[in-house]
RNA sequence: UCCGACAAAGGUAAACCAUGGGUAACCAUGGGACACAAAGCCACGGGUCCUGAAUAAAAAAAAGGAUAGCCGGGUUGCCGAAG
Numbered sequence: 001u002c003c004g005a006c007a008a009a010g011g012u013a014a015a016c017c018a019u020g021g022g023u024a025a026c027c028a029u030g031g032g033a034c035a036c037a038a039a040g041c042c043a044c045g046g047g048u049c050c051u052g053a054a055u056a057a058a059a060a061a062a063a064g065g066a067u068a069g070c071c072g073g074g075u076u077g078c079c080g081a082a083g
Base pairs, nucleotide, nucleotide: 002083003080004079011036012035016031017030018029019028020027021026034069040075041074042073044072045071046070047067048066049065050064051063
């Protein structure tokens, strides 16, 4: 350094519920744990989703937005068995 143990210490927190914010996707806080070795951080590439969006219903552009717990990439970082 790769790697990631029925290891130790510590950490994060899905669904769901409450309150608040947002047209929405979704977000914040509290409760709660399905999971996670980057589930720390960054929307840069792809994906998905929302607004745009008018309708009985479905679908569509520019533009804007959400998601880092979808993947890739960038960046920082705890621990140390075996190999």